[in-house]
Molecule: c-di-GMP-I riboswitch aptamer
Organism: Candidatus Acetothermia bacterium
């Protein structure tokens, strides 16, 4: 340096559900919560799925894929 990922360490994220809020809706935001996650960081909506007042707008990456950056360290 590369691969890899533990009943390890320091931190991080935050499913279901609940409250408030926002949106026609899928969903979003904040707080609680904690099932999980080594990229469950960021970017792309490429595939896929979902919504609508529907054929062209919107939403989801904690589904797949691609790009890019990155903590720690046993076997």
């Nucleotide at each position: 340096c590369g691969c890899c990922g533990a009943u390890a360490a320091c931190g991080g994220c935050g499913a279901a559900c609940c409250g408030c809020u926002u949106g026609u809706g899928a969903g979003g935001g904040c707080g609680g919560g904690g099932c999980g996650c080594a990229a469950a960081g960021c970017c792309g909506u490429g595939g896929g799925c979902c919504u609508c007042c529907g054929u062209g707008a919107g939403g989801c990456c904690g589904c797949c894929c691609g790009g890019u950056u990155g903590c720690c360290g046993a076997a």